[in-house]
Record summary
Transfer RNA from Gaertneriomyces semiglobifer, 72 nucleotides, folded computationally. Its Rfam family is "tRNA". Rfam classes the family as a transfer RNA. Rfam describes the family as follows. Transfer RNA (tRNA) molecules are approximately 80 nucleotides in length. The RNAcentral record of the sequence draws on ENA.
C1' cells in the first nucleotide's frame, strides 16, 4: 500500500428502508427493623461526520474520522 469488519443512552446490545429492542446502570416506590435481592414504575439516543437517493435513511450510495482483523 491494498481488501474485509465494525461504529447505535454511561456501559453491553438488537433493529438491513417506515419516529430504535433489551440488559445493565441511576432516580422513585413496595417489600425489610435496616441493608441486599426481587417486583413495578421513570430517567437517559442530533443511531460517529459530511454529502446523495427516496414521501421517508440507524438501514441503500459516495467520501470522511475512528477502532479491529487479513496481506505484503
Nucleotide at each position: 500500500u491494498g481488501c474485509c469488519c465494525c461504529g447505535u443512552g454511561g456501559u453491553c446490545u438488537a433493529g438491513u428502508g417506515g419516529u430504535a429492542c433489551g440488559a445493565u446502570a441511576c432516580c422513585c416506590g413496595c417489600u425489610u427493623c435496616g441493608g441486599g435481592u426481587g417486583c413495578g414504575g421513570g430517567u437517559g439516543g442530533u443511531c460517529c461526520c459530511g454529502g446523495g437517493u427516496u414521501c421517508a435513511a440507524a438501514c441503500c450510495c459516495c467520501g470522511g474520522c475512528g477502532g479491529g482483523g487479513c496481506c505484503c